[in-house]
RNA sequence: GGGGGUAUAGCUCAGUUGGUAGAGCAUUGGAUUCCAGACCCAAAGGCCAUCGGUUCAAAUCCGGUUACUCUCA
Repeated sequence: GGGGGUAUAGCUCAGUUGGUAGAGCAUUGGAUUCCAGACCCAAAGGCCAUCGGUUCAAAUCCGGUUACUCUCA
């Protein structure tokens, strides 16, 4: 330098054919317990890497950029 993949909650990851973004763990509160853990209930937490484009509408489609990674030379 050429080609491919990944980027979504604190962490690990889903998200189908474009139509209000979810799970597990962690955190906080409650219930339970002599206390704690486990189990149970609930809450908080996201401008979906970034900049543009298409569209009535974009995490999702198209293009640029950045970071990480695989591969070829």
Molecule: transfer RNA
Organism: Fragilaria crotonensis